[in-house]
RNA sequence: CCCUUAGAGUUUGAUCCUGGCUCAGGAUGAACGCUGGCGGCGUGCUUAACACAUGCAAGUCGAGCGAAGCAUUUAAGUGGAUUCCUUCGGGAUGAAGGUUUUAUGACUUAGCGGCGGACGGGUGAGUAACGCGUGGGCAACCUGCCCCAUACCGGGGGAUAACAGCCGGAAACGGCUGCUAAUACCGCAUAAGCGCACGGUACCGCAUGGUACAGUGUGAAAAACUCCGGUGGUAUGGGAUGGGCCCGCGUUGGAUUAGCUAGUUGGCAGGGUAAAGGCCUACCAAGGCGACGAUCCAUAGCCGGCCUGAGAGGGUGGACGGCCACAUUGGGACUGAGACACGGCCCAGACUCCUACGGGAGGCAGCAGUGGGGAAUAUUGCACAAUGGGGGAAACCCUGAUGCAGCGACGCCGCGUGAAGGAUGAAGGUCUUCGGAUUGUAAACUUCUUUUAUUAAGGACGAAGAAAGUGACGGUACUUAAUGAAUAAGCUCCGGCUAACUACGUGCCAGCAGCCGCGGUAAUACGUAGGGAGCAAGCGUUGUCCGGAUUUACUGGGUGUAAAGGGUGCGUAGGCGGCUUUGCAAGUCAGAUGUGAAAUCUAUGGGCUCAACCCAUAGCCUGCAUUUGAAACUGCAGAGCUUGAGUGAAGUAGAGGCAGGCGGAAUUCCCCGUGUAGCGGUGAAAUGCGUAAAGAUGGGGAGGAACACCAGUGGCGAAGGCGGCCUGCUGGGCUUUAACUGACGGUGAGGGCUCGAAAGUGUGGGGAGCAAACAGGGAUUAGAUCCCCUGGUAGUUCCACCCUGUAAACGAUGAUUGCUAGGUGGGGGGGGUCUGACCCCCUCCGUGCCGGAAGUUAACGCAAUAAGCAAUCCACCUGGGGAGUACGGCCGCAAGGUUGAAACUCAAAGGAAUUGACGGGGACCCGCACAAGCAGUGGAUUAUGUGGUUUAAUUCGAAGCAACGCGAAGAACCUUACCAGGUCUUGACAUCCGACUAACGAGAUAGAGAUAUGUCAGGUGCCCUUCGGGGAAAGUCGAGACAGGUGGUGCAUGGUUGUCGUCAGCUCGUGUCGUGAGAUGUUGGGUUAAGUCCCGCAACGAGCGCAACCCUUAGCUUCAGUAGCCAGCAGUCAGAUGGGCACUCUGGAGGGACUGCCAGGGAUAACCUGGAGGAAGGUGGGGAUGACGUCAAAUCAUCAUGCCCCUUAUGCUUAGGGCUACACACGUGCUACAAUGGGUGGUACAGAGGGCAGCCAAGUCGUGAGGCGGAGCUAAUCCCUUAAAGCCAUUCUCAGUUCGGAUUGUAGGCUGAAACUCGCCUACAUGAAGCUGGAGUUACUAGUAAUCGCAGAUCAGAAUGCUGCGGUGAAUGCGUUCCCGGGUCUUGCACACACCGCCCGUCA
Repeated sequence: CCCUUAGAGUUUGAUCCUGGCUCAGGAUGAACGCUGGCGGCGUGCUUAACACAUGCAAGUCGAGCGAAGCAUUUAAGUGGAUUCCUUCGGGAUGAAGGUUUUAUGACUUAGCGGCGGACGGGUGAGUAACGCGUGGGCAACCUGCCCCAUACCGGGGGAUAACAGCCGGAAACGGCUGCUAAUACCGCAUAAGCGCACGGUACCGCAUGGUACAGUGUGAAAAACUCCGGUGGUAUGGGAUGGGCCCGCGUUGGAUUAGCUAGUUGGCAGGGUAAAGGCCUACCAAGGCGACGAUCCAUAGCCGGCCUGAGAGGGUGGACGGCCACAUUGGGACUGAGACACGGCCCAGACUCCUACGGGAGGCAGCAGUGGGGAAUAUUGCACAAUGGGGGAAACCCUGAUGCAGCGACGCCGCGUGAAGGAUGAAGGUCUUCGGAUUGUAAACUUCUUUUAUUAAGGACGAAGAAAGUGACGGUACUUAAUGAAUAAGCUCCGGCUAACUACGUGCCAGCAGCCGCGGUAAUACGUAGGGAGCAAGCGUUGUCCGGAUUUACUGGGUGUAAAGGGUGCGUAGGCGGCUUUGCAAGUCAGAUGUGAAAUCUAUGGGCUCAACCCAUAGCCUGCAUUUGAAACUGCAGAGCUUGAGUGAAGUAGAGGCAGGCGGAAUUCCCCGUGUAGCGGUGAAAUGCGUAAAGAUGGGGAGGAACACCAGUGGCGAAGGCGGCCUGCUGGGCUUUAACUGACGGUGAGGGCUCGAAAGUGUGGGGAGCAAACAGGGAUUAGAUCCCCUGGUAGUUCCACCCUGUAAACGAUGAUUGCUAGGUGGGGGGGGUCUGACCCCCUCCGUGCCGGAAGUUAACGCAAUAAGCAAUCCACCUGGGGAGUACGGCCGCAAGGUUGAAACUCAAAGGAAUUGACGGGGACCCGCACAAGCAGUGGAUUAUGUGGUUUAAUUCGAAGCAACGCGAAGAACCUUACCAGGUCUUGACAUCCGACUAACGAGAUAGAGAUAUGUCAGGUGCCCUUCGGGGAAAGUCGAGACAGGUGGUGCAUGGUUGUCGUCAGCUCGUGUCGUGAGAUGUUGGGUUAAGUCCCGCAACGAGCGCAACCCUUAGCUUCAGUAGCCAGCAGUCAGAUGGGCACUCUGGAGGGACUGCCAGGGAUAACCUGGAGGAAGGUGGGGAUGACGUCAAAUCAUCAUGCCCCUUAUGCUUAGGGCUACACACGUGCUACAAUGGGUGGUACAGAGGGCAGCCAAGUCGUGAGGCGGAGCUAAUCCCUUAAAGCCAUUCUCAGUUCGGAUUGUAGGCUGAAACUCGCCUACAUGAAGCUGGAGUUACUAGUAAUCGCAGAUCAGAAUGCUGCGGUGAAUGCGUUCCCGGGUCUUGCACACACCGCCCGUCA
């Protein structure tokens, strides 16, 4: 200079942290699923180093040799075709063939011989090793073929394959006899060099030694062929190449492998090897290795590299390249330059094959290929054209090396599947709010192109050095032409992480899932469809590796509470170490040199059309070695120093330790005395002890153990721990001094040693109290194998000796050293001031507190006694559970201790802090919450509601408080939703369309009725009109859209309501504090009914609540004065009437009450207590009014409404029945049980309401309910309307009654179509239970409770219910301990669905 570092999900109600799990990326010799057009370059048994049929993979040389064959040939003889002549007798010619022989051949080759089969090719079993990597060494070595140099190649000999014959054997093969050659073999000669032995000289090195030179003795060679050029051979020296051996460093895991080793370690002598060496042998010695990990076990070929990563690292070693090892398993040697030899030999084992059973043959981890194994891996191809290898003089031969082709999307790279235009935004699909949106310029359609595929034609480079020849690939690449969009798109995903959404189906089912998780009727998470996202000839899944993971932390983590400090000290090894100075140069730093193979990687450039791929150049290879320097730091060596450390001297405090002795109080036991009935124990009791004299008390004695007060966040000790007093022995600390030594120090392991509470173990003593186990027990309890009580043995406290070796052995905080503001106690010592004791000041050591400072921490907190800032050393941790368990080792008498896993399982486990809720936690406060009272309820009858049961139906809902005289302010029909029947199907009701008709209405028949049938008496409307008709509204008929549903879901909803609770709370803005959730405000001190108000305060303000504003009630004023009133004036039977509006009253409008005034308290406040005045006094009484929210609270049956469901029925209608049932249980009421009463008679006083389909007067009839009657009243006028309790008399006299009234009978009345199921009332008669109510439980604090009646709503009729109204009219409240509910603060918490929580064990 360049390059370079990413996070997310998941623990919680929320937060911060710790910590694990999971994901997004890259890679792969891969496999699997779906799909699949082409080409290039690579790559392909990771498993059984399992077994292998068949073919091929190592031969070559005749210019080393003999021999054989073949071809040609020489010569001899044989042979006699053919031809010629002929006197036909014959003569001549002499071919092919064959025999013997000679020669030639650049023809073939079984054998001898030479070279090569040790290379090339395969595989990774073994190997933890000098095997590999890297750097060195050999003065301890070899090296065929190749190169250079020098010298030489003379002369002999004896055999043996082949061959022939014979023999054996099934075969493989072998034996015997005989013949023969060589570049086969063996002597001899020669020796420039060379080896060996001996002594010598010179030089050098690294110890043994090495090199050179000269000398003496001694030893060892050769092969020929030839074209005459040469090729070959022998010896020596050198080079090159290739090897051999040795060494430094590096190289997996396990210590639950700690000891291993007899050729072991070394020496001497010898042997062996190319060569050093226990490599081997004999003898001698007793060594050698190991905590810096020997030995053993497991795993593994090593490297260049490859993958990943910012890097450091981590993983890996398939293809390519280097090395090693192996060749069916094990062993062995031979040959050779080289092997202990993949396609050589011998032996042994296993296996396969042949066999005549005697015996033989074989080795694919070479290339193809087969079987097998496996999730899985290819052709029994072509060629030696190229590159290379072997042989040969060469031609050439051989070459499954190699070059190519084939198969496989296995990987990387490239190309294509068309391009442009094209809106009516076609059809179809999907969704829909039904309007439309989307698929979508997508298609169709028009124009264009032809990469690729197809066909045809042409057609390579690769072949090199002058020419010629030679191509497996291959008629391939490439080029050109033709036809025609023609031949070519899939896969995964769409809840978050993570890009991409809707519908339907399903209904905790089917299924999905990497983690969190989704699915139980409205699933963006399952399945399908449409749409979308991503990648693309691929896409997903699975496996493995790295990354993210700073989650093993060298870079780069931690240990008070999250996992993690050893129980303690002494001390070994080790690592670390004060000040000054000198030297060395091991570490360290710098320069140079060598090496770090090639390929790979990076950069630049180049070649295939590009790319992958290939080529060239440079860089890199951070390493190792050698060498030259530097000397600050570390180290080593030397010399010194005193401050670290230690010693000495003088003092000093102490429950430091060990041993011996002594003491008093108390418990228990024994004896004696006094004395009498209890003692003891508990929450309460009982067991137990006691009249045989306990307990209590006095005296005496025995015995054991422990040491009150002092005593203290006081002292000592390393920790555990140590406490009466005295004595002896003994360890350590501190202070002062500064005499001595001179770094002697600190830490301290899996190695060593010591100490080590309590409990426990062994042996022997002792044994008072206490007390596991135990129980003769007693209690508690549902049970109680516990807690409590009575006893009680080990044991302990006790002693002696030994063992054990652990604890929340804690400050949950290792040791040591240094540094970093303070304040304040108490312990020990010293110094100063002072005459001195105090006081005061300074200082050292130890021990506490504060938290104000810095700092630190996740926070809590720590803070000079650090958890701060630094240094050194040790120990320990790496998610939870399994588990401190199992196995093994060690220790122990045992109990047990120490060391210490895995399988499996979960997605958390955990720390600190926050807000709530909760607590049989605390503090304060309130409420008819308790208490104090009063009246009830629970018992009886009855009414009513509910449960249950029953039923055809007994419609539905409400369910602790907060369902149960509730919805229902009123079920005979209706209501009505239920049941059994009878009808209707565009419908009882709404809108739209068409046709017809006004509508309406009357009676008759059938039927339970709905309805049906038929007759029609009446009746003919409104608007416009061209008088034909048209229109509005209504009705009937018809078709379909639709109506309808008290059917489901209140857990899909709106609205409404209940409840906590008329409790005093619930929040926000800004600011401040905290990393944050959050806190503050809103807490605190007072006060209030109140978060009401005051004061204080890092808070200042604000909002919803509280209060007030509203209604009513209580007193007054004013206005008004009828239908109300009447003081005064007339007047009447009568406020009837005149008159009046003062009073009552009514209706408006005002004023009044505000702690305003006084006193006291309080803080001079808020406020409280008392008082005055006042009709009313401290929110005067009552009502309406209900914060944020809780209960998935209630209601789909008031209403509305999403979705689902029914549609000749789950809709509509009709008559009847049911909701009224009845063994029983519960809730809420009425009436009673009587004398504070019942009956009878007389008599007084309200308020608030209602009234025209109504209230109903007077009068009259009836015992009565009621009837007749009709006045008045649309109401301050009239009516309902006599209020009752009360009061005054009288009677009853304590009884199931003159109480009580149920039930029942008879006779009536009223409402209503209708009173049987199933109404109310009246009269007479009947006269049940019941004599004040168990456990329990409810309401009420003043005009209240209790008691008495009246009215209203609903309603034809039907209240003991409900809502109101007035009359009479109490008692009690000490107080807040307790029960219930609530509020505030605080504390604990493992709860957050929030204690009806969470959670443990056993069993299923």
Predicted 3D model of a 1404-nucleotide RNA (small-subunit ribosomal RNA) from an uncultured bacterium. RNAcentral holds the sequence, with entries from Greengenes.